RNA sequence: GGAAUAGCUUUGUGGUAGAGUGUGUGCCUAGCAAGCACGAGGUCCUGGGUUUAAUUCCCAGUGCCUCCA
Numbered sequence: 001g002g003a004a005u006a007g008c009u010u011u012g013u014g015g016u017a018g019a020g021u022g023u024g025u026g027c028c029u030a031g032c033a034a035g036c037a038c039g040a041g042g043u044c045c046u047g048g049g050u051u052u053a054a055u056u057c058c059c060a061g062u063g064c065c066u067c068c069a
Base pairs, nucleotide, nucleotide: 001065002064004062007021008020009019010018015052023039024038025037026036027035045061046060047059048058049057
């Protein structure tokens, strides 16, 4: 200096969070894979501040990555 968001990879950048992949159930098949349909899974790293309202803005902290000395 940078990024912390679903099991994993990530979108979103003030107004109640989505996708891909994985996973579960069903359909299909003689059976399996592939395909199709429907679900489950997030206190958005932690604590405080600003605001009518914070994943988003500000401060501090935690662990991780990178650079310089």